The prediction has a mean pLDDT of 81. A computed fold for a 70-nucleotide RNA from a Gemmataceae bacterium, annotated as transfer RNA.
RNA sequence: GAGGUGUUGUCUAAUAGUAGGACGCCCGGCUUUGAACCGGGAGGUCAGGGUUCGAUUCCUUGCACCUCAA
Numbered sequence: 001g002a003g004g005u006g007u008u009g010u011c012u013a014a015u016a017g018u019a020g021g022a023c024g025c026c027c028g029g030c031u032u033u034g035a036a037c038c039g040g041g042a043g044g045u046c047a048g049g050g051u052u053c054g055a056u057u058c059c060u061u062g063c064a065c066c067u068c069a070a
Base pairs, nucleotide, nucleotide: 001068002067003066004065005064006063009023010022011021012020017053025041026040027039028038029037046062047061048060049059050058
């Protein structure tokens, strides 16, 4: 210098219209206890700006990470 990625503790969806799922965590049930199982709950869009009635999504700047070139 070129390209890509950034969503909850972790992984992963959402091609402009209620941010969802799995694991984990918390509470309860079941059990002599634990695991498993069942019910419920909390928690998230990297940061700033712009476009739009409406942005995780589009544009822009920055930051972090990955790859390539040198």
Annotation:
Rfam family: tRNA. Rfam classes the family as a transfer RNA. The sequence is in RNAcentral, with records from ENA. The source organism's lineage runs through Bacteria, Pseudomonadati, Planctomycetota, Planctomycetia and Gemmataceae.